A computed fold for a 93-nucleotide RNA from Thermocrispum municipale DSM 44069, annotated as SAM riboswitch aptamer (S box leader). The coordinates come from a structure-prediction model, not an experiment, and the mean pLDDT is 84.
[in-house]
RNA sequence: UAUCCAUCCCGAGCGGCCGAGAGACCUGGCUCUAUGACGUCGCAGCAACCACCCGCCUCGGCGGGCAGGUGCUUCCGCCAGGACCGAUGGAGG
Repeated sequence: UAUCCAUCCCGAGCGGCCGAGAGACCUGGCUCUAUGACGUCGCAGCAACCACCCGCCUCGGCGGGCAGGUGCUUCCGCCAGGACCGAUGGAGG
């Protein structure tokens, strides 16, 4: 990272710093926020994919464990509509 595949139900917080908006974009709503949101760092947690382990299997895959690689930890991707939509993981380049 133009590409391919899969998922977006559920799950999971406390501090330090920052200092005004944030929820990807547009519109209409709605929610959070100086009782400090968002972002970032530390620790912790969760368990979506990969890895590893165990069992089953029609060999396509399914169930469980673990927490190593990423990821995630307000609200169903917050809701609806729109758009070559967005995000994450794996593969490939």